Large-subunit ribosomal RNA, domain III from Liquorilactobacillus mali KCTC 3596 = DSM 20444, 388 nucleotides, folded computationally. Rfam family: Bacterial large subunit ribosomal RNA. It was read from a public genome assembly.
Context: one part of a larger RNA
RNA sequence: GAGUAGCGAAAGACAGGUGAGAAUCCUGUCCACCGAAUGACUAAGGUUUCCUGGGGAAGGCUCGUCCUCCCAGGGUUAGUCGGGACCUAAGCCGAGGCCGAGAGGCGUAGGCGAUGGAUAACAGGUAGAGAUUCCUGUACUAGUUAUUAUUGUUUGAACAAUGGAGGGACGCAGGAGGCUAAGUAUGCACACUGAUGGAUAUGUGUGUCCAAGCAACGAGUUUGUAAGCGAGUCAAAUGCUUGCUUAUAAGGACGAGUUGUGAUGGGGAGCGAAAUAAUAGUAGCGAAGAUACUGAUGUCACACUGCCGAGAAAAGCUUCUAGUUAGAUAAUAACUACCCGUACCGCAAACCGACACAGGUAGUCGAGGAGAGAAUCCUAAGGUGAGC
Numbered sequence: 001g002a003g004u005a006g007c008g009a010a011a012g013a014c015a016g017g018u019g020a021g022a023a024u025c026c027u028g029u030c031c032a033c034c035g036a037a038u039g040a041c042u043a044a045g046g047u048u049u050c051c052u053g054g055g056g057a058a059g060g061c062u063c064g065u066c067c068u069c070c071c072a073g074g075g076u077u078a079g080u081c082g083g084g085a086c087c088u089a090a091g092c093c094g095a096g097g098c099c100g101a102g103a104g105g106c107g108u109a110g111g112c113g114a115u116g117g118a119u120a121a122c123a124g125g126u127a128g129a130g131a132u133u134c135c136u137g138u139a140c141u142a143g144u145u146a147u148u149a150u151u152g153u154u155u156g157a158a159c160a161a162u163g164g165a166g167g168g169a170c171g172c173a174g175g176a177g178g179c180u181a182a183g184u185a186u187g188c189a190c191a192c193u194g195a196u197g198g199a200u201a202u203g204u205g206u207g208u209c210c211a212a213g214c215a216a217c218g219a220g221u222u223u224g225u226a227a228g229c230g231a232g233u234c235a236a237a238u239g240c241u242u243g244c245u246u247a248u249a250a251g252g253a254c255g256a257g258u259u260g261u262g263a264u265g266g267g268g269a270g271c272g273a274a275a276u277a278a279u280a281g282u283a284g285c286g287a288a289g290a291u292a293c294u295g296a297u298g299u300c301a302c303a304c305u306g307c308c309g310a311g312a313a314a315a316g317c318u319u320c321u322a323g324u325u326a327g328a329u330a331a332u333a334a335c336u337a338c339c340c341g342u343a344c345c346g347c348a349a350a351c352c353g354a355c356a357c358a359g360g361u362a363g364u365c366g367a368g369g370a371g372a373g374a375a376u377c378c379u380a381a382g383g384u385g386a387g388c
Stems, first nucleotide, its partner, number of pairs: 012030006031385004039365003045345002049343001050074006059067002079140002081341004086117002091112003097106003121138005141337011158324002163320004171307004177300003182294005187208006209266002213261005220254004224248010270285002308311001351360002367379004
């Protein structure tokens, strides 16, 4: 220079409280903002920032009794969620091997490797901080043991390949249909009756629900089935592929959802204690839950039709023998079930940007009125009033 520029998009006001001290902290009442988000869940990343008690030097663009700051204590509970004890893709590693002055490069068998395949749990409650993890209720998966029944041990039950097969197994566009989530209206239930002109009314407000599992039904979609004789399938096969002949027309598979049960349960608007200096809308009680309509971008399901750019693999699974050889199956009951993650932020003051930075950041849910609409405006649930 200069007490100058600036104090980083944005609405606060009042009352009460605390305190040495309050525009800034807490509580309340109004007001205002977002609402395909400024709400909710979650991946990456962060790594304790989460909660409680205390503090105010520094950090906080002012202040500060406050904090994502400092100090101390506490907090993350799993057979079923995500990952591993399963599978493979791109890619990577790579026994032998090939190449190369060396270092090393490539690569077979084999392995690793999810962003994919496979895979058994739902509803409610609860704390200051955890919940599909704890608790309550109702389930399911794999196994062990016991009991009972049936069956088998050369008249071979049952299991079964590192082998043969099936399946898994797949694109995009379009239109139609079924169903559900969700919503609206009426009915029903409960509460309320207005500080200003009126409002016991055909008024106002709120609520009107429930999963997995098990059983039945099921819009529909798709496929023929059985027998005989051949051939192929590196060995075999009753399996699979395929050729011929015969018989027959109803059988199988998949399937959203609905109904019943689960539920004499839960939840539920509302009502609402005792107690305490103070901290309770807590403990406890608990109504109604029907009908119609709208209706998805969700689901049946890449199912159908069309098109050209012609749209992963492997395992689980099913089946067949080769093979193994004494147990096996069903019901009931009891028991067992390993390792890692799990707090919190997550369009952000906690991640990436040197900052409490007008930037960037994958996925899911996404209500009402008006509207073609996830545009736009106003609102619900929920969140917020931007640190002068």